The part of an RNA shown here (large-subunit ribosomal RNA, domain IV) has 331 nucleotides and comes from Capsicum baccatum.
Context: one part of a larger RNA
Parts: sequence; structure tokens; C1' cells
RNA sequence: CUCUCUCUAAGGAACUCAGCAAAAUAGCCCUGUAACUUCGGGAGAAGGGAUUCCUCUUCACAUCACAAAGAGGGUCGCAGUGCUUGGGCAAAUAUUUACCAAAAACAUAGAUUUUCGCAAAGUUGUAAGACCAUGUAUGGGGGCUGACGCCUACCCAGUGCUGGAAGGUCAAGGAAGUUGGUGACCUAAUGAUAGAGGAGCCGACGACCGAAGCCCCGGUGAAUGGAGGACGUAACUAUAACAGUCCUAAGGUAGCGAAAUUCCUUGUCGGGUAAGUUCCAGCCCGCACGAAAGGCGUAAUGAUCUGGGAACUGUCUCAGAGAGAGGCUCG
Repeated sequence: CUCUCUCUAAGGAACUCAGCAAAAUAGCCCUGUAACUUCGGGAGAAGGGAUUCCUCUUCACAUCACAAAGAGGGUCGCAGUGCUUGGGCAAAUAUUUACCAAAAACAUAGAUUUUCGCAAAGUUGUAAGACCAUGUAUGGGGGCUGACGCCUACCCAGUGCUGGAAGGUCAAGGAAGUUGGUGACCUAAUGAUAGAGGAGCCGACGACCGAAGCCCCGGUGAAUGGAGGACGUAACUAUAACAGUCCUAAGGUAGCGAAAUUCCUUGUCGGGUAAGUUCCAGCCCGCACGAAAGGCGUAAUGAUCUGGGAACUGUCUCAGAGAGAGGCUCG
């Protein structure tokens, strides 16, 4: 010097990103216990007192013992949570990155939507088959949300889904008909050659018939999504309840709001501190909240995140002493 411990004057978080670590609290009994609340809780709230062992006494009782209470004397030190008050998030119990993340992430009961009538839908397999399910719509599968309370407003123009069938478009296929090639025979006196050409065969075009789809007409937002602008105006000023106007499918309602969302920003006012970029409570100019990718609240819960406080302490002012194990020196 390093590690593991013990103790420390005065102060007591001045340390630090942060009370990290340590200290403190602690068992049992008596007493007492707030806000809030889903009436179950919160709660062991908080706070206060007593304590083991030995001897004696009192009470109830037929007697003894236990329990409880009181008095006297001495004495041991076992023993587990630290507490309180705000705010954010998630209802909760549960689950998760075996070996850097345990959480606000996942799941959840509950709410909602969609699909499926059983040889079900869905999944898997080339298939046979299997799961679903020895289940049957109070059931099964998929999506989204996530207890509970109050709620969930506007837009169906685009995209999707769904219903419709009058009209338009439209494939393979069928097909009346039109047409090309070849072609026995015929014509040019004959041949080379040329012309015309029945049937059949091989092709091309093709009126017309022809489903779904698309176009079209409706519906649908707890489907995918979306939810404006620039002017003017009140008897101080400022602001604009109001008026006109452009555009749109419709122009963001309730609630919340510098927020896990706010760039400017340490916004501004108030609180807390001697002093507060954090925190709490307001304001609203929301760069760029917003209603089941849910909005706003919420008791309880949380090895969650973030402020304040009492107690406590070597975290610190500022170090010191001691024990043990290493290291180092010598043998």
C1' cells in the first nucleotide's frame, strides 16, 4: 500500500449524478393510530410505554397450577422490516433479454370488433392425416385495447372491408360468316411454265354468346387513416365573443397541457431553500397532446423513476487508531 472488519472528538449529507455504501430501526406484550378509500384496506400507519432470570405478596378457587398485577434485589444480551410526505408510469399477483437491461416492456381479468353451423373457421402437411376437439356460438380462431370510475365527440373524399345488381368494360371457350395456301380435273396445240380452280386438309379474321373482377350505386371508424388559412372588428391600450372571405371529406369536441411529448427554454408567476437547469401547483404562445396505436382520474400494489423531511451515521470537513489476511524486506 491492497482487502475484510472494529472504534472515533466537534459537526451531521457540507459528500455525491444520486444518502451509493454504512449507520439507524428491529422480537414479544400493552396502548394508540391520520388523509384517502374500490369500505376489503391504508395499518405493524405514525407515536408512546414495558420487557429476561431469581425471591416475596395480592386476586379468583375446595386445592394446586397457569394467567394478570405489585414490591425488593442482582444480572445476561438473543433478536428480522428503517420511517414519513409529494409527483410520474403501470391497476394488481405473474412473465422477460440463461452470461451487461426486471422495467414504464410482455401477459392479465375486463371492454370491443371480426370470422366460423361442424366434414366449422383457423393452423400444419405433396397427400393420407393431425391439432382445434372426444369441443359445438354461454363455443373456437384472429385483431386492437388493457382492473375500476367518468367518457369515447367530427370526417366514408382516398385506401380497405361489406352489400347491390340496371348499365359500361372484359378472358378462355363456342360460333354464323369472310378470306389465304394446297389441290384431282380444266385452259393456253405439246413441254418447261403460266392462269383459273370443286371437295378435303392446313391457316387468318370474325358479327354474336360469354363469369368473376374493375367502373358504377350504397353502408361501415373500438377499419387503415384524417382533422385548415389569411384578413377586419369593442368608447385608453391590448385582445377579439362577432362579421365577411378562400379551401376541404371534415376542419381537433370533452379532458389534459413547457408533459416519459415544449425546439426557442433555466418560458412566466407562486411554493419549497440563505441560494433550486431538478421538484410541486398554476398559466396556455400544444415547434409537434387528445379520446380503445384509447383520453382523463384513481384506493391498493412496485428490488420502478423522480423531489422534500425527521432520525441516523467516517459519505464528507479530515483524517486517526486497532485486529486479521495479503503485498514488501530479511532469513
Its Rfam family is "Bacterial large subunit ribosomal RNA".
The source organism's lineage runs through Eukaryota, eudicotyledons, Gunneridae, Pentapetalae and Capsicum.
The prediction has a mean pLDDT of 81.